Predicted 3D model of RNase P RNA and transfer RNA as a complex of 468 nucleotides. Its mean pLDDT, the model's own confidence on a scale to 100, is 77. Rfam match: Bacterial RNase P class A. The family's RNA type in Rfam is ribozyme.
[in-house]
RNA sequence: GGAGUCGGCCGGGCAAUCGCUGUUCUCACCGGUUCGCCGGGCGGGGAUGGAGGAAAGUCCGGGCUCCGGCGGACGAGGUGCCAGGUAACGCCUGGGGGGCGCGAGCCCACGGAAAGUGCAACAGAAAGCAAACCGCCUAAGUCCGUGCCCUCGCGGGCGCGGAACGGCAAGGGUGAAACGGUGCGGUAAGAGCGCACCGCGCCGGUGGCAACAUUCGGCGGCACGGCAAACCCCACCUGGAGCAAGGCCAAAUAGGGAAGCAGCGCCCUGGCAACGGGGCGCAGCGGCGUCCACACGCGCUUCCGGGUAGGCCGCACGAGGCCCGCGGUGACGCGGGUCCCAGAGGAAUGAUUGCCCUCGACAGAACCCGGCUUACAGGCCGACUCCCUAC
RNA sequence: GGGCCAUUAGCAAAGCGACCCAAUGCGCUCCCCUGUCGAGGGAGAGAUCGUCCUUUUGAAUCCGACAUGGCCCGCCA
Numbered sequence: 001g002g003a004g005u006c007g008g009c010c011g012g013g014c015a016a017u018c019g020c021u022g023u024u025c026u027c028a029c030c031g032g033u034u035c036g037c038c039g040g041g042c043g044g045g046g047a048u049g050g051a052g053g054a055a056a057g058u059c060c061g062g063g064c065u066c067c068g069g070c071g072g073a074c075g076a077g078g079u080g081c082c083a084g085g086u087a088a089c090g091c092c093u094g095g096g097g098g099g100c101g102c103g104a105g106c107c108c109a110c111g112g113a114a115a116g117u118g119c120a121a122c123a124g125a126a127a128g129c130a131a132a133c134c135g136c137c138u139a140a141g142u143c144c145g146u147g148c149c150c151u152c153g154c155g156g157g158c159g160c161g162g163a164a165c166g167g168c169a170a171g172g173g174u175g176a177a178a179c180g181g182u183g184c185g186g187u188a189a190g191a192g193c194g195c196a197c198c199g200c201g202c203c204g205g206u207g208g209c210a211a212c213a214u215u216c217g218g219c220g221g222c223a224c225g226g227c228a229a230a231c232c233c234c235a236c237c238u239g240g241a242g243c244a245a246g247g248c249c250a251a252a253u254a255g256g257g258a259a260g261c262a263g264c265g266c267c268c269u270g271g272c273a274a275c276g277g278g279g280c281g282c283a284g285c286g287g288c289g290u291c292c293a294c295a296c297g298c299g300c301u302u303c304c305g306g307g308u309a310g311g312c313c314g315c316a317c318g319a320g321g322c323c324c325g326c327g328g329u330g331a332c333g334c335g336g337g338u339c340c341c342a343g344a345g346g347a348a349u350g351a352u353u354g355c356c357c358u359c360g361a362c363a364g365a366a367c368c369c370g371g372c373u374u375a376c377a378g379g380c381c382g383a384c385u386c387c388c389u390a391c
Numbered sequence: 392g393g394g395c396c397a398u399u400a401g402c403a404a405a406g407c408g409a410c411c412c413a414a415u416g417c418g419c420u421c422c423c424c425u426g427u428c429g430a431g432g433g434a435g436a437g438a439u440c441g442u443c444c445u446u447u448u449g450a451a452u453c454c455g456a457c458a459u460g461g462c463c464c465g466c467c468a
Stems, first nucleotide, its partner, number of pairs: 001387010012356007020050008029041001030039003052362001056373002059371005064242004076238005081095005096110001097108004111233002116231002118227002133172002135168003142163009180198006199222001200220005205214003246313004256304006263282008284296001286294001320339008357360001392464007401417003409448001419435005441457003
């Protein structure tokens, strides 16, 4: 100088003016009042706070709240190497194993295929239990042909040549995948058939909390292919709903309950009138329709309770931020100090101007918190690796 | 706040591990037929299955993440 890896942080700045919104103080008005005051009623002024690293997706986990339950069985869903951290997790840390990279480092849904079921197109001889297309072989046995010998003959013996309906699985070829690899011996040809080394499996020992490792000892010629993000098995976890949870105050109207009072409308009629007498009607419902009968009920006043509109709380002090110390490899824990940092309900953080720079990305809280994932212009800091060059 | 579905050619739509570089219908292009158009007959083109990954020998199909579009539920009487 170049290339790269990991971790952390920032995410326009300053000033002026005018606005929005929470809190608090104060003034004026209004309302209430037991005259002390009270009010989240309205307006003015002052002070002060005012989005994020993801506020997002809503993919996990928890707090909080209500309902159910305080047990068991089954089902469903999820998680899946080991240990630890944590309120908890599918998150994080450390470790083991596997893979990638020269390396710093990065990636892995990484339990079980010797419990069962299932799947594997095409190609290939054969796809899960073994099998033989090309190929290799003719030792033994068998078959075919043939020579010689023995025998009267049947037949027998010794050879030679050939073959598969015999032997083999080394080589070729197919496939994603074909039942250990290399070498020597061995054989008719071959083969863990035998041996050596490598690999593999099992048992024991040793180290480690464990996953696992093993350069230790022994045994086994090798048996046990792949897929469980196929069913499944094993282990562990999970009650349901969600701030429109839930709680408090509480109109108007309708409806519910209780008590008391009492019919109402129309028509006829008597009376000057107040009022009296008579007749008819009165939703609905008991019981599927219609009608009749019967019972309730239909009106007014007062009170009670539930709910709605509306208002208040939940709701901003929290698994909280920062600094220091201690323990731990680390995630994290413990102790001390210090700070208070949005809280709306049509929903606030904006606009204008000036200066500066590297010219500004993704994006806006709505009960809260821990994670994951996704989006993101540009910039800063630290640690480390590899290459080139110079001293 | 909670729950669910869809995405395949211009349009509609089947396929849910290999048979599939993907069926079918309408539409499109060319040819035949006709005086011409339509109808009819014949031939053909057109899809990296929304995007990126994972598992698997193999993915439109399984898993995860993301994007777009759509639907349903809630309170009172």